[in-house]
RNA sequence: GCGGUGGUCGCAUAGCGGCAGUGCGCCAGCCUGGAAAGCUGGUGUCCUCCGGGACUCGUGAGUUCGAAUCUCACCCACCGCG
Numbered sequence: 001g002c003g004g005u006g007g008u009c010g011c012a013u014a015g016c017g018g019c020a021g022u023g024c025g026c027c028a029g030c031c032u033g034g035a036a037a038g039c040u041g042g043u044g045u046c047c048u049c050c051g052g053g054a055c056u057c058g059u060g061a062g063u064u065c066g067a068a069u070c071u072c073a074c075c076c077a078c079c080g081c082g
Stems, first nucleotide, its partner, number of pairs: 001081007010024004018065001025043006044055004058074005
């Protein structure tokens, strides 16, 4: 230099053009004499009149009514070729 695979919440992982999901962890509550285990709820960012609204999938652009998903460039990791 060329090619392939991948980058999604703290960690892991799904999502084949239409609600960013699940598990673990963490926080709160329930339970207990107290813990563990179990159960219930919550858990990206910003704004908010607390009803909600806007943004977010490595970065930036493009296509489209609509993009994590398709296209292009770039960055990073791994594998292969030279």
The RNA shown here (transfer RNA) has 82 nucleotides and comes from a Microcaldota archaeon. The prediction has a mean pLDDT of 81. It matches the Rfam family "tRNA". About the family: Transfer RNA (tRNA) molecules are approximately 80 nucleotides in length. Lineage of the source: Archaea > Nanobdellati > Microcaldota.